[in-house]
Context: one part of a larger RNA
Molecule: large-subunit ribosomal RNA, domain V
Organism: Candidatus Cryptobacteroides sp.
RNA sequence: CCCGCAACGGGACGAAAAGACCCCGUGAACCUUUACUAUAGCUUAGCGCUGGACUUUGCCGGACGAUGUGUAGGAUAGGUGGGAGACUGCGAAGGGCAUACGCCAGUAUGCCUGGAGUCGCCGUUGAAAUACCACCCUUCGUCCGGCGGGGUCCUAACCUUCAGGGAAGGGACACCGCUUGGUGGGUAGUUUGACUGGGGUGGUCGCCUCCAAAAGAGUAACGGAGGCUUCCCAAGGUCCGCUCAGCGCGAAUGGCAACCGCGCGAAGAGUGCAGUGGCAAAAGCGGGCUUGACUGGGAGACAAACAAGUCGAGCAGGUACGAAAGUAGGGCAAAGUGAUCCGGCGGUUCCUCAUGGGAGGGCCGUCGCUCAAAGGAUAAAAGGUACUCCGGGGAUAACAGGCUGAUCGCUCCCAAGAGCUCAAAUCGACGGAGCGGUUUGGCACCUCGAUGUCGGCUCGUCACAUCCUGGGGCUGGAGCAGGUUCCAAGGGUUCGGCUGUUCGCCGAUUAAAGUGGCACGCGAGCUGGGUUCAGAACGUCGUGAGACAGUUCGGUCUCUAUCUGUUGUGGG
Numbered sequence: 001c002c003c004g005c006a007a008c009g010g011g012a013c014g015a016a017a018a019g020a021c022c023c024c025g026u027g028a029a030c031c032u033u034u035a036c037u038a039u040a041g042c043u044u045a046g047c048g049c050u051g052g053a054c055u056u057u058g059c060c061g062g063a064c065g066a067u068g069u070g071u072a073g074g075a076u077a078g079g080u081g082g083g084a085g086a087c088u089g090c091g092a093a094g095g096g097c098a099u100a101c102g103c104c105a106g107u108a109u110g111c112c113u114g115g116a117g118u119c120g121c122c123g124u125u126g127a128a129a130u131a132c133c134a135c136c137c138u139u140c141g142u143c144c145g146g147c148g149g150g151g152u153c154c155u156a157a158c159c160u161u162c163a164g165g166g167a168a169g170g171g172a173c174a175c176c177g178c179u180u181g182g183u184g185g186g187u188a189g190u191u192u193g194a195c196u197g198g199g200g201u202g203g204u205c206g207c208c209u210c211c212a213a214a215a216g217a218g219u220a221a222c223g224g225a226g227g228c229u230u231c232c233c234a235a236g237g238u239c240c241g242c243u244c245a246g247c248g249c250g251a252a253u254g255g256c257a258a259c260c261g262c263g264c265g266a267a268g269a270g271u272g273c274a275g276u277g278g279c280a281a282a283a284g285c286g287g288g289c290u291u292g293a294c295u296g297g298g299a300g301a302c303a304a305a306c307a308a309g310u311c312g313a314g315c316a317g318g319u320a321c322g323a324a325a326g327u328a329g330g331g332c333a334a335a336g337u338g339a340u341c342c343g344g345c346g347g348u349u350c351c352u353c354a355u356g357g358g359a360g361g362g363c364c365g366u367c368g369c370u371c372a373a374a375g376g377a378u379a380a381a382a383g384g385u386a387c388u389c390c391g392g393g394g395a396u397a398a399c400a401g402g403c404u405g406a407u408c409g410c411u412c413c414c415a416a417g418a419g420c421u422c423a424a425a426u427c428g429a430c431g432g433a434g435c436g437g438u439u440u441g442g443c444a445c446c447u448c449g450a451u452g453u454c455g456g457c458u459c460g461u462c463a464c465a466u467c468c469u470g471g472g473g474c475u476g477g478a479g480c481a482g483g484u485u486c487c488a489a490g491g492g493u494u495c496g497g498c499u500g501u502u503c504g505c506c507g508a509u510u511a512a513a514g515u516g517g518c519a520c521g522c523g524a525g526c527u528g529g530g531u532u533c534a535g536a537a538c539g540u541c542g543u544g545a546g547a548c549a550g551u552u553c554g555g556u557c558u559c560u561a562u563c564u565g566u567u568g569u570g571g572g
Base pairs, nucleotide, nucleotide: 001572002571003570004569005568006567007566008565010564011563012562014559015558022393023392024391025390027389028388029385030384031383032382035190036189037188038187039186041183042182043181045179046178047177048176051154052153053152054151055150056149057148058147059146060145061144062143063142064141065140066139068137078136079135080134081133082132085119086118087117094113095112096111097110098109099108100107101106158170159169160168161167162166193205194204195203202222206228207227208226209225210224211223229374230272231331232330236290237289238288239287240286241285242284244268246264247263248262249261250260270279271278273336276333277332294317295316296315300311301310302309306375319328320327321326342368343367344366345365346364347363348362350361351360352359353358400447401445402443403442404441406440408436409435410434411433412432413431417427418426454529455527456526457525459521460518461517462516463515464514467492468491469490470487471486472485473484474483475482494508495507496506497505498504535553536552537551538550539548540547541546
């Protein structure tokens, strides 16, 4: 070196199971609720099944009868119209009794008596005589009709019971049906956004301004800063006029600062509102007159995926201001916003329903959205899942590795200072340069068709920044004992108590009880106390389902070794 046999399990990111954690899907399923929308059930009302009386009480209509004083005025004038006469022996005035009303003055009616007159027109009043007639208003009463409500009774529908061709009890209720308002996780179907240096929590989502933006335009990030969801009938149009802020000087009250005068003063003022760019021939500040904050329309451009957005001269009509030339289709500009559908309102020479009437639509104008998740899924929607499931992802987290090295550990440089004196025996501020890759992180590069995760046990092996043992230098080294530093990895580096602990604290020793790497070495070697499924409980949070780097009790650790590696042994 080759070939066996026996053994061990470090590796083949070993086998097994399209990861159960995590994220994603306009996936699913169950569960919850004051999510949304339905719905069983319960309940309300009406009608039907459903009939008869009596009583009471409303409303409507009709008839009859009554009913109506503000003041002036013979006095309780309801309104309007007609009207010169009306009533009376079919019994007037007057008197008595009763009833009703009453703003106690009276009015109206009935009965009895009485026996022949009573009232109006005429004067007071906004309106004239209940003299008479008609129509009506207010309020009230009686009767009739209709429609209702409440109560009581009945029995024949209907219901119940029984020994049943009947009887008893209930009774127009209940039951049942249709329509209807409510209630309704009892049940059902669903919804419960996206971005995101994983997800959640937080924040954000449209529009304007500046920077980033690299001197055309445009240009991203959970980059750095701010604004908007309006306001104004003047803060619009036009014509005419004016010049600011600040500073200096002067001047009663008057001062740093009020108003006045002079001077300097291109702009630092002002511009409704953020910032940017403009603006003094002003776009800033006043005054006069006004409504162009027009109708029709638009050559041509900007911008732009689309849809939207932006600028705009000629022209026609009629208008404002101006002597005129002219200017004016809002505002110094760029934010101040919302598609489509559906519906409302105004107009209309249009269309449909055969036609008139009527209705519905179109077109023009206009209104109704914090549809703000702002290109707006519906008119209408929240949660839990550790009981979970499926499809996917190493496009994306937790372990490990990798890159990085802020943090961490170590070493240097400078040397202010401490060290009585003296920077450098020793310590070393303010700062600076490296090394390492054991901490906490950042990144998200292999792995989600699986790389098992803390600690212990077993077995080690390596580094040296050395804990002990060995050899040196310096010392603020007398000696002993130390401090610091250089060389050095051969060997060694304890046993217990508490805790799942690593760590740590404690006890007793020791020459010493080193620091680290090896997938925080090692689960196809062991364990399974912790963490991290399903059960259960406490505290807390939540209405709840449930939840908690809070706690607590419990909780299946599979694999017969093909290759490689190593050990032992045999043969060549």